Model confidence (mean pLDDT): 84 of 100. The RNA shown here (Guanidine-I riboswitch aptamer) has 112 nucleotides and comes from Oryzibacter oryziterrae. The organism belongs to Oryzibacter, within Bacteria. Rfam family: Guanidine-I riboswitch aptamer. Rfam's curators write: This family represents a conserved RNA structure found upstream of the ykkC and yxkD genes in Bacillus subtilis and related genes in other bacteria. The function of this family is unclear although it has been suggested that it may function to switch on efflux pumps and detoxification systems in response to harmful environmental molecules. Rfam links the family to the GO term regulation of gene expression.
[in-house]
RNA sequence: UACUGAUGCGUCUAGGGUUCCGGCCGCUUCUGCGGUGACUGGUCCGAGAGUCGCAAUCCGGGUGAGGCGCUGCAUUCGCCCGGACACACGGCGGGAUAAAAGCCCGGGAGGC
Numbered sequence: 001u002a003c004u005g006a007u008g009c010g011u012c013u014a015g016g017g018u019u020c021c022g023g024c025c026g027c028u029u030c031u032g033c034g035g036u037g038a039c040u041g042g043u044c045c046g047a048g049a050g051u052c053g054c055a056a057u058c059c060g061g062g063u064g065a066g067g068c069g070c071u072g073c074a075u076u077c078g079c080c081c082g083g084a085c086a087c088a089c090g091g092c093g094g095g096a097u098a099a100a101a102g103c104c105c106g107g108g109a110g111g112c
Stems, first nucleotide, its partner, number of pairs: 007055004012050001015045002020042002022039001023036005057084010067073002087107001089110001093105003
């Protein structure tokens, strides 16, 4: 200086609203209807910069099958073990869903 990679999925949480359940209020043909999320909750959504785990990738070692100029050479596919998987300040505004959010736009704009 150049290239490649820094990934995906799931559990949970911070957080989020109100489609459903429930709560509360009103009405009622007694079974439902309406309102309410500055209603604790259950279902639900949910983090790049949160948690835990699985997988992928890369490095080292071992091993099985295959190839050849065959006791060695090179490489393909697979399996097992160990390791690595860093750092990360961040709007406004917009989008989806019933609706909102630390979801998505977004490791964005911008800043250092």